RNA sequence: GUUUUUCCUAAGGGGCGGCUUGUUGAGUCUGAGAUGUACCCUUCGAACCUGACCCGGAUAAUGCCGGCGGAGGAAUAGGAUAUUCUCUAUUU
Numbered sequence: 001g002u003u004u005u006u007c008c009u010a011a012g013g014g015g016c017g018g019c020u021u022g023u024u025g026a027g028u029c030u031g032a033g034a035u036g037u038a039c040c041c042u043u044c045g046a047a048c049c050u051g052a053c054c055c056g057g058a059u060a061a062u063g064c065c066g067g068c069g070g071a072g073g074a075a076u077a078g079g080a081u082a083u084u085c086u087c088u089a090u091u092u
Stems, first nucleotide, its partner, number of pairs: 001085001004082001006080005011042004016036001017029005048073003054067004
């Protein structure tokens, strides 16, 4: 100098639906997260958005599952830690 791992700091991005009910509430389904001082994601980017009031399947119902789909978009800097390879110098 470089490869990869985890973490920290600061900054930034993002979503929050279905059903039941006695409806400012409670319960229930999926999920990391369904409004939490939480959770997820930040270019090595499937967090999230668009297409989409899309297509197929399942369900009590729903972005519940799959397809569409690596299609088009999408938000970063610093530090620590361990590690791969390479170069240079010194010593034996």
Molecule: TPP riboswitch aptamer (THI element)
Organism: Porticoccaceae bacterium